[in-house]
């Protein structure tokens, strides 16, 4: 920091993916250690069990087990013993007393903390600054006073007693630091009085005879005096409490400014907004009641809905911003749902009560108990989250004077790769580059120093030994200082030694020893983006894919595999979040055509606003100050072995208050000015509105007249109208509509619009010279007004047009275009409607920025006699164009340029400007405005190209103008198709179809039956063995090939088995088997059509222009001239052959004019080179000459010439196209097949015949046929050959063999011309087909050959649509010839020559093609592309009779608990009044009153769900119109 994807290719808009980073994560493959972090995001779902708040005997009573001492029943060891018994340590029940203090209980403190959670909750809830003169604070700290005297109770306890329990009732008894009076009153409180002060109430100091308000003790030490139950207590002193008050820290409350989404939620609110009064609270207050008054919020978004705990911070970014709020820390709110209040400094309380409601559990069925969103565990749901651990040792907290207790707060340790950070899996030599995998073009390359192997090392981990810090404190004892004090007890503080218990983690961290490379490596990728390639399967299948896409037989895109690349104890892959993305734009976008200027104005809110002077100081700018918790981030130093993670400073926390300055700019306030704007006033132009009246043309109707058969209409018809008289044509007369020339990118107006003429009313604008106002302007959400055309409502009016609609055409159809009628309707009034490509596709207003030329109004100047022209100047209104912009087109002073100001609007495509609500409307429908789901684009300008029933210029047997044909008949031959064992195979518009094939009877041959070979019909190597051969002859089978068997002769040699040959046996051969869509190479075809590029310039942001276009010209891109081009290359021509003309040279086999000879006759012969030929060289044409024309190229004509304007014909194919065509000619990569898809051999087939198509022959006849006679060619061929003359057959052809390797011999002409004949018919025409006879080649002519004769005579009488070919030696007509080949299907093919025309007037059409040029939504390129209904399929999604859920407004029943308020006859101990009884006083129980959660009714509202049937969208394979 980008990139990928829209095109053929570009620029551009514009969406969609991607790579980064993160994360309480999850899944998948894999897992060596440590450290530090982190783990229920879901069901605020229900919950077993255990623990999570208790402590204090130094506040009280009583006090259990235990010990101690006493007395001591019972038992009893042993001992005495008179045998009746005694004594008895020793055991101890029970008691007493001391010691202990457990459990309970009264008190005090906590229990509001700590913990957890994220459901509520859009709130003063939070955060953040402030206020509180409106407030309260339990523990702690400080100062100041006080702590004096009584008094009635109660629990526990003890007895009775109910109940299953849970938990009570009743009678006794006793304690406080419990409870309650009373005493003082430093001091608080009210109350008056002074005084400072401040924003109002008010505070804040002082005073005062006033009223009123406290208290508790506990426990250590101590000596005179004193009391004593003798224990101790007064009494001093000390601590620790307690009381009242000041104030302080640190908490808390309560008030204010600023905080998501929807307006398809636009009006909400009756305690509601304020007063006044009275209640309440700590405290301000409608918090609350009662009265009064009617206000109070809302577009700067109330109200309502939906989502949400808020911050510090975290993640991301360049930053501004976006998202987000897990663990840490700060606040909030909660605690099974929902509603209260009690306690108390604090709570409306997680592990406290009361009710009501769900759910669990417990019961004797009567009642009764519970609440893990503490910490661990469990079950469920879930893609998913751990241990029912150890410990108070440390840190903190509660309680206590203290030791201490007690904390699942904490502290650790477990478990999970969740993360972060770090180690480690080994380090160095080692080439024969080892095997072995993978590839391979076979050589080799890569894995790979990678392993073996040799030397080492020893961190983790494994065994052994050693061994921390955390641990200071308390506790206690010395000393020395201080406070208290009468005190040297005691006590509290400080300092300074001594002694000293407490360790969960943990025998761990760390150290050291020991062994041994020993126990440690995956994982995702590899077509592009994106780093990394190759074999093999597969074969639009399996499958991949984040986008683009990949995969139909050679896949770097799927599997596998080797390689390679990344990251590594981790690595992908899924979710999210930011980024990329400037795609919401504050930084930092747009809007003529891409998505987007409202149709158009008027004008309210709001924004924004001219000049100049003082002030002011809300904005703004500077300093200052207080604050932005810690923690994080950043920089610095430190500490764990390093980091990670901690600590310490420091920065910085861009805010927010406040206060001091400043006064340029803005606001604001005074004043003032004219330039902005407005009013006069002259003055013009004008389809600018409204209503009223008038006018003529033309139309159709009516009436009469003239008049006869048509008229109308059309591409042509019809349909219509007319003999009852149309149309045409004269008069009159009627109606209604709209104004023709003028008329003009002229005019007016805001837009929609507006057009005969007059009259009224009436906007509004230019201009010009003053003259007054004094910023009064500018835009403008909503508003309001206007608004073409069609449409409604009601009522008039219809002449013409003229939707439907009807009839005729056209048409495959023709619900259409045409054509005859023809209603709504246009037209007027009145009222809706509110839309249009309401477009300049361009909001409005001000400025500012080269010019050029019309035009429409006006004003000045110059000038005229008076205008025009002309200058200058302002308003409008066009065109052209510069700088600027622009994606590019294009715009360009009438901006899309350069700024200001304000309004609308846009953010991918389709769904859709649709669906729902909501607002307008008679309706029609307008407005307003989504999603769901689906693509990967859709677009915008501009390039090149193809295309067009788009234009323009050109050319071609392209058409016309002609000649001949084909398509009809028979055959021939090709193909399709059928058949078939095969009927090999390829070749299919044009450019397959007498094509490959220039020659299928075997053969060929590639097919088919069938018989047979298997290193092989044919090549090359090894190796081996074998004879010296192979071959040849024979014989036997047999179709044949092959098989089996015999026989003769019997290689070369340098003697090495070295050539050659055969046999075996590995390698291999062999394939006409696939792939022409894997390929060379060659050929078609567009087309012998002018084209088609380059290289430098240059122009464009670029694809790409440009040269190559243009004006002429040509057969040409062929030449010229002109141009930002200049020059080149392929192509065109030209060089090349042939033919036509002449010359030179040569002259045999060719020729023979002249001279001789000789013959019946002939170049026969001697001669000749003259011609004719023949075949070298050369010449000749070049727009060179001339006229005409033109600027030139050139074009017409002419002359000369054999030839004239490329002479005629060849040969020659430009970049390309068509996946054309051929793997069967050959070559050739992959695949496949190997006793067969290879080879050989017989025979068959390729020749098959209901059909159909192509191409040829031969005809249908008199221009002929047929007999008969006579003539002239070219150009090939000829020894396996051509074959003369001659004889023999009617003939084919035999015989027979001169002559000839050819200008020599042969093959070898036919039509034509010259006679007869036929005489118009299925013929003397035409020959098929069939019968017989033959001849030739062949090894063999059955299937299946030519050819001959005799016989036989078919269809055919000139061919429908509709097609070919041909422009001069050319069509057309005749015939020879050669390849192939034995023969032949040849009527094919490639070729000769002989006879030898007709036509073209001309490019409008058809077909093909060139060039420029236009539109395009094609680009596989019009054989394109793509639109809508139907049908079936899937999916979302409106509607819908209803129906089920949920949240919520109102009304109103019942009405729990429970505050408050009454009332209280129940009950009461302290105080009071009395000797008492008993009264008071104050309070209860119960009773009520208002409020009141859940529950009910009832009745709207919002959502969400479903729901027969319907609607339309959207995707889909080759369906249908």
């Nucleotide at each position: 920091a980008g990139a990928g994807u829209u095109u053929g290719a570009u620029u551009c808009u514009g969406g969609c993916u991607c790579a980064g980073a993160a994360c309480g994560a999850a899944c998948g493959u894999u897992g060596g250690c440590a450290g530090c972090g982190u783990g229920g995001u879901u069901u605020a779902g229900g919950c077993a069990u255990g623990c999570a708040a208790g402590u204090c005997g130094a506040a009280c009573g009583g006090g259990a087990a235990g010990c101690c001492g006493g007395u001591g029943a019972u038992c009893a060891a042993u001992c005495c013993u008179u045998c009746g018994g005694g004594a008895g340590a020793g055991u101890g029940a029970a008691u007493c007393g001391g010691u202990g203090g457990a459990g309970a209980g009264u008190g005090g403190c906590g229990a509001a903390a700590g913990g957890g959670u994220g459901a509520g909750u859009a709130a003063c809830g939070c955060g953040u600054g402030g206020g509180u003169a409106a407030u309260c604070u339990a523990c702690c700290c400080a100062c100041a006073a006080g702590u004096u005297g009584g008094g009635g109770a109660u629990a526990a306890c003890g007895g009775c007693u109910g109940g299953a329990a849970a938990c009570g009732g009743c009678c006794g008894c006793u304690a406080a630091u419990a409870c309650c009076g009373a005493a003082u009153g430093u001091g608080g409180u009210c109350c008056c009085c002074u005084g400072g002060c401040g924003c109002a109430u008010g505070u804040c100091a002082g005073g005062g005879u006033g009223a009123u308000c406290a208290a508790a003790g506990a426990u250590g030490g101590g000596g005179a005096u004193c009391c004593u139950u003798c224990g101790g207590g007064a009494c001093c002193u000390g601590u620790c409490g307690c009381u009242u008050g000041u104030g302080g820290a640190g908490g808390a409350g309560c008030c204010c400014g600023c905080u998501c989404c929807g307006a398809u939620u636009a009006g909400c609110u009756u305690g509601u907004u304020g007063g006044u009064a009275g209640g309440g609270u700590a405290a301000a207050a409608g918090c609350c009641u009662a009265c009064c008054a009617a206000g109070g919020c809302g577009a700067c978004g109330a109200u309502c809905g939906g989502u949400a705990g808020c911050u510090g911070g975290u993640c991301u970014g360049a930053g501004a911003g976006g998202a987000u709020g897990g663990u840490c820390a700060g606040c909030c709110a909660c605690a099974c749902u929902g509603g209260g209040a009690c306690u108390g400094a604090g709570a409306c309380a997680c592990u406290g009560c009361c009710c009501a409601g769900a759910c669990u559990c417990c019961u004797a069925c009567g009642g009764g108990a519970g609440g893990c969103u503490g910490c661990a565990g469990u079950c469920g749901a879930g893609a998913a989250u751990c241990a029912u651990u150890c410990g108070c040792a440390a840190u903190g907290c509660g309680c206590g004077a203290a030791a201490g207790c007690g904390u699942g707060a904490c502290g650790a340790u477990g478990c999970g790769a969740c993360g972060c950070u770090g180690c480690g899996u080994g380090g160095a030599g080692g080439a024969u580059g080892a095997a072995g995998g993978c590839c391979u073009u076979c050589g080799g390359g890569u894995u790979g120093u990678a392993a073996a192997c040799u030397c080492c090392u020893g961190u983790c981990a494994u065994g052994a030994g050693g061994g921390a810090g955390c641990a200071g404190u308390a506790c206690u004892u010395g000393c020395c200082c201080g406070c208290c004090g009468a005190a040297u007890a005691a006590g509290c503080g400080g300092g300074u030694g001594g002694g000293g218990g407490c360790g969960a983690u943990a025998g761990u961290a760390c150290c050291u020893c020991a062994a041994g490379a020993g126990g440690a490596a995956g994982u995702c990728a590899c077509g592009g983006c994106u780093a990394a390639c190759u074999c093999u399967g597969u074969g639009c299948c399996a499958g991949c894919a984040g986008c683009c896409g990949c995969g139909g037989u050679a896949a770097u895109a799927c599997a596998g595999a080797g390689g390679u690349g990344g990251c590594g104890a981790a690595c992908g892959u899924u979710g999210u979040u930011c980024g990329g993305a400037u795609u919401u734009a504050c930084u930092g976008g747009g809007c003529g055509u891409a998505a987007a200027g409202g149709g158009u104005g008027c004008g309210u809110a709001g924004g924004u606003g001219g000049g100049g002077u003082c002030g002011u100081a809300u904005g703004u700018c500077g300093g200052g100050u207080g604050u932005g918790a810690a923690a994080u981030c950043c920089c610095g130093c430190g500490g764990c072995u390093u980091a990670a993670c901690c600590g310490c400073g420091g920065a910085a926390c861009u805010g927010c208050a406040u206060u001091c300055g400043a006064a340029a700019c803005u606001g604001c306030g005074a004043c003032u000015c004219u330039u902005g704007g407005g009013u006069c006033c002259a003055c013009c132009a004008g389809g600018g509105g409204a209503g009223a009246g008038c006018g003529g043309a033309a139309u159709u109707c009516u009436u009469g007249g003239u008049g006869u058969a048509g008229c109308g209409g059309u591409g042509a018809a019809a349909u219509g109208c007319g003999u009852u008289g149309a149309u045409a044509u004269c008069a009159a007369g009627a109606a209604g509509a709209a104004c023709a020339c003028c008329g003009g990118u002229g005019g007016c107006g805001a837009a929609g619009g507006c057009g005969g003429c007059u009259c009224u009313c009436u906007g509004g604008g230019a201009u010009g010279c003053g003259a007054c106002u004094g910023a009064c302007a500018c835009u403008g959400a909503g508003g309001c007004a206007c608004g073409a055309a069609a449409g409604c409502u009601a009522g008039g009016g219809g002449a013409g047009c003229g939707a439907a609609c009807a009839g005729g055409a056209u048409u495959a159809g023709a619900u259409a275009c045409c054509c005859u009628g023809g209603u709504a309707g246009u037209c007027c009034u009145a009222g809706c409607c509110g839309u249009a490509a309401a477009c300049g596709g361009u909001g409005u207003g001000c400025a500012c920025u080269u010019g050029g030329u019309g035009u429409g109004g006006g004003a000045g100047g110059a000038u005229u006699u008076g205008a025009c022209c002309c200058c200058u100047u302002c308003c409008g209104u066009g065109c052209c164009g510069g700088a600027g912009c622009u994606a590019a087109c294009g715009c360009g002073u009438u901006a899309a340029g350069u700024g200001c100001a304000c309004c609308g609007c846009c953010u991918g495509g389709g769904g859709a400007g649709u669906a729902c609500g909501g607002c307008c409307g008679c309706a029609a429908g307008g407005u307003u405005a989504a999603a769901a789901c689906u693509c990967a684009a859709a677009g915008a300008a501009a390039u090149u190209g193809a295309c067009g029933g788009g234009g323009g210029c050109c050319c071609g047997c392209a058409c016309a103008a002609g000649c001949g044909g084909a398509g009809g008949a028979g055959c021939a031959u090709g193909u399709g198709g059928c058949u078939u064992a095969a009927u090999u195979c390829g070749a299919u518009g044009c450019a397959a179809c007498g094509c490959g094939a220039a020659g299928a009877a075997c053969c060929u041959u590639a097919c088919c039956a069938g018989g047979g070979c298997u290193u092989g019909a044919c090549a090359u190597g090894c190796a081996g063995c074998u004879g010296c051969a192979c071959g040849u002859c024979c014989g036997c089978u047999g179709a044949a090939a092959g098989g089996c068997g015999g026989a003769a002769a019997g290689c070369u040699u340098u003697c090495g088995a070295a050539g050659g040959u055969g046999c075996u046996g590995c390698a291999c051969a062999g394939g006409u088997g696939c792939u022409g869509c894997a390929u060379g190479g060659c050929u078609g075809u567009c087309g012998u059509c002018a084209g088609u590029u380059c290289g430098u310039g240059c122009c464009g942001u670029g694809a790409g222009g440009u040269g190559u276009u243009g004006g002429g010209u040509u057969a040409a891109g062929u030449c010229c001239c002109g141009c930002a081009a200049c020059g080149a290359a392929c192509g065109c021509a030209a060089c090349c052959c042939u033919u036509g003309u002449g010359u030179c040279c040569a002259g045999u086999u060719g020729c023979c004019a002249g001279c001789g000879g000789a013959u019946a006759a002939c170049g026969c012969c001697g001669g000749g080179g003259a011609c004719u030929c023949u075949g070298g060289a050369c010449a000749g044409a070049c727009u060179g000459c001339c006229u005409g024309u033109a600027c030139a190229a050139g074009c017409a004509g002419g002359a000369g010439g054999a030839a004239g304007g490329u002479g005629g014909g060849g040969a020659u194919g430009a970049c390309g196209u068509c996946a054309a065509g051929u793997c069967a000619g050959u070559a050739u990569g992959g695949c496949c097949c190997u006793u067969a898809c290879g080879c050989c051999c017989u025979g068959g087939g390729c020749u098959g015949c209901a059909c159909a198509c192509g191409u040829g022959c031969u005809a249908c006849a008199a221009u002929g046929g047929u007999c008969g006679g006579u003539a002239c060619a070219g150009a090939g061929g000829g020894a396996c050959g051509c074959a003369a003359u001659g004889c023999c057959g009617c003939g084919a052809g035999g015989u027979g063999g001169a002559g000839c390797a050819a200008a020599u011999c042969c093959c070898c002409a036919a039509a034509a011309c010259c006679g007869g004949c036929c005489c118009c018919a299925g013929u003397u025409c035409g020959g098929a087909u069939u019968g017989g006879a033959g001849u030739c080649u062949g090894c063999a002519a059955c299937u299946c050959g030519a050819c001959u004769c005799c016989a036989u005579g078919a269809a055919g009488u000139c061919g429908g649509a509709u097609u070919c070919g041909c422009u001069a030696g050319u069509a057309a007509a005749g015939g020879c010839g050669u390849a192939u080949c034995a023969g032949c299907u040849a009527c094919g093919a490639c070729g000769c020559c002989u006879u030898g025309a007709a036509u073209a007037c001309g490019u409008u059409c058809c077909c093909g093609g060139g060039c420029c040029u236009u539109g395009u939504a094609c680009a596989c390129a019009c054989c394109g592309c793509c639109c809508g209904u139907c049908a079936c399929a899937u999916c979302a999604u409106g509607a819908a009779a209803g129906c089920c859920g949920u949240c919520u407004g109102c009304a109103c029943c019942c009405a729990a608990a429970g505050u408050c308020g009454c009332u209280g006859a129940u009950c009461c101990a302290a105080c009071c009044c009395g000797c008492a009884a008993g009264g008071g006083a104050g309070g209860u129980a119960g009773g009520u009153g208002c409020c009141g959660a859940a529950g009910g009714u009832g009745u709207g509202g919002g959502u969400g769900g479903u729901g027969a049937u319907u609607g339309g969208g959207a995707u889909g394979a080759a369906g249908u119109c």
This is a predicted structure of a 1521-nucleotide RNA (small-subunit ribosomal RNA) from a metagenome. Its mean pLDDT, the model's own confidence on a scale to 100, is 83. The sequence is in RNAcentral, with records from SILVA.